[in-house]
């Protein structure tokens, strides 16, 4: 110097289009004589900065981190 990646704690879907799915954790209720196991519900995500566009997780440019190649 090229290339590829980055979405809640964790895993992971959405390829421009109106709530960012979903699973595993959590947190609260119900059930239990109690726990586990089940069952309903809630909380929390697009790595950071501009650009494009009537609309950006999705396309452009930079940064930062992280992995691979070259030498």
């Nucleotide at each position: 110097g090229c290339c590829c990646g980055u979405u809640g704690g964790u895993c992971a879907a959405a390829u421009g289009g109106u709530u960012a799915a979903g699973a595993c954790g959590u947190c609260g209720c119900c059930c239990u004589c109690u726990c586990a196991a089940g069952g309903c519900g809630g909380a929390g995500u697009u790595a950071c900065g501009g650009g494009u566009u009537c609309a950006a997780u999705u396309c452009c440019c930079g940064u930062a981190c992280g992995g691979g190649c070259u030498a």

A computed fold for a 71-nucleotide RNA from Schleiferilactobacillus harbinensis, annotated as transfer RNA. It matches the Rfam family "tRNA". The family's RNA type in Rfam is transfer RNA. Taxonomically the source falls in Schleiferilactobacillus (Bacteria, Bacillati, Lactobacillales, Lactobacillaceae). The coordinates come from a structure-prediction model, not an experiment, and the mean pLDDT is 81.